[in-house]
RNA sequence: GCGGAAGUAGCUCAGUUGGUAGAGCAUAACCUUGCCAAGGGUAGGGUCGCGGAUUCGAGUUCCGUCUUCCGCU
Numbered sequence: 001g002c003g004g005a006a007g008u009a010g011c012u013c014a015g016u017u018g019g020u021a022g023a024g025c026a027u028a029a030c031c032u033u034g035c036c037a038a039g040g041g042u043a044g045g046g047u048c049g050c051g052g053a054u055u056c057g058a059g060u061u062c063c064g065u066c067u068u069c070c071g072c073u
Base pairs, nucleotide, nucleotide: 001072002071003070004069005068006067007066010025011024012023013022019056027043028042030040031039049065050064051063052062053061
């Protein structure tokens, strides 16, 4: 230099054909219990690596760019 993959909540990851972003773990308080452990539901937490384009509407399509990993030279 060329090609490919990944980037989404504090962490690990889903997200189908473009239609208001989710789960598990963690955190907070609560319920259950005489206490602990264990269990249960609830709540907070994001504007999807960044910038543009298309569209009524983009995590998803297109262009550029950054980081990490793999391969080729």